[in-house]
RNA sequence: GUUAACCUUCAGGGACGGGUGCAAUUCCCUACCGGCGGUAUGGUCUUAAAAACCGAGCCCGCGAACCCUAAACGGGUUGAUCCGGUGCAAAACCGGGGCCGACAGUAAGAGUCUGGAUGGGAGAAGGGAUAU
Numbered sequence: 001g002u003u004a005a006c007c008u009u010c011a012g013g014g015a016c017g018g019g020u021g022c023a024a025u026u027c028c029c030u031a032c033c034g035g036c037g038g039u040a041u042g043g044u045c046u047u048a049a050a051a052a053c054c055g056a057g058c059c060c061g062c063g064a065a066c067c068c069u070a071a072a073c074g075g076g077u078u079g080a081u082c083c084g085g086u087g088c089a090a091a092a093c094c095g096g097g098g099c100c101g102a103c104a105g106u107a108a109g110a111g112u113c114u115g116g117a118u119g120g121g122a123g124a125a126g127g128g129a130u131a132u
Stems, first nucleotide, its partner, number of pairs: 006127005017029003031112002033101002035062004042054003057099002066076003081097005103115003
């Protein structure tokens, strides 16, 4: 320095303002939010390059929720993107528009309130006998 059982810690944001109504943060107008890993024609840094770091809600995959189900570390299932520009090349960059969001509860239908949840967790960081 590398690898590993194992251990520890951490690991989700959001209704301003208004309308209707007996009643709605649930409807309507409007406002606001975007877990984790990967990918990368962008960015930071540099004279330049490399390295490093940052860079997608809707591209790939995962997690949560839900179902099999009494239970699971097993299995199933699991939302949403177009147009223009640049370019050899765009799913990712730049500009514009659009769209999506578990279950249960509720004085009335919820991505944003309350609850399961002081839970679970993709994963992140650190430690790590022995061995090589």